c-di-GMP-I riboswitch aptamer from Pseudalkalibacillus salsuginis, 87 nucleotides, folded computationally.
[in-house]
């Protein structure tokens, strides 16, 4: 320096669910809380997948139904960096 990741050491973050709040939703914040994570640290139109449709569009008598993302999801893939000290 590169792959690799242990019953190691120092710490990191925080699923669900709850309450409060933003938002048309998805889903975000913050507070409690741990399922887990060896990148669960960053990138979101200009990688790739997914969710949601307010607005637009068409269909309808209407209610609704489809379609639509510069909305949004990194804890789905994936790119970027990045502690540590055994084998």
């Nucleotide at each position: 320096c590169g792959u690799a990741g242990a019953u190691a050491a120092a710490g990191g973050c925080a699923a669900a669910c709850c309450c409060a709040u933003u938002g048309a939703a998805a889903a975000g914040u913050g507070g409690g809380g741990a399922c887990g994570c060896a990148a669960a640290a960053c990138u979101a139109a200009a990688g790739g997948g997914g969710c949601u449709a307010a607005g637009u569009u068409g269909u309808u008598g209407g209610a609704a139904c489809a379609a639509u993302a510069g909305g949004u999801c990194a804890g789905c893939c994936a790119g970027u960096u990045g502690u540590c000290g055994g084998a």
The source organism's lineage runs through Bacteria, Bacillota, Caryophanales, Fictibacillaceae and Pseudalkalibacillus. It matches the Rfam family "c-di-GMP-I riboswitch aptamer". Rfam's curators write: GEMM was predicted in a large-scale screen for bacterial structured RNA regulatory elements. The model forms 95% of the base pairs in the Rfam consensus.